This is a predicted structure of a 75-nucleotide RNA (transfer RNA) from a Candidatus Aenigmatarchaeota archaeon. NCBI's taxonomy places the organism under Archaea, Nanobdellati, Candidatus Aenigmatarchaeota. Rfam family: tRNA. Its family is annotated with triplet codon-amino acid adaptor activity in the Gene Ontology.

RNA sequence: GCUCCCGUAGUAUAGCCCGGUUAAGUAUGCCGGGUUUUCGACCCGGAGACCCGAGUUCGAAUCUCGGCGGGAGCG
Numbered sequence: 001g002c003u004c005c006c007g008u009a010g011u012a013u014a015g016c017c018c019g020g021u022u023a024a025g026u027a028u029g030c031c032g033g034g035u036u037u038u039c040g041a042c043c044c045g046g047a048g049a050c051c052c053g054a055g056u057u058c059g060a061a062u063c064u065c066g067g068c069g070g071g072a073g074c075g
Base pairs, nucleotide, nucleotide: 001074002073003072004071005070006069007068010028011027012026013025020058030046031045032044033043034042051067052066053065054064055063
């Protein structure tokens, strides 16, 4: 330099291909409560995320382009 893959709560991951309704789930962690002599475990509730910008569209986490970051391969 070229090609390909990835980027979503603190962490991990689904949803993306095939766009949809108040548009974001799961596990763990965190906060509060319950239970327990206490801790842990368990039960209930809560906060918390679509890497950035532009485009297409009535509507974008999802499609397109550019950027940034990470990874792999080739030279």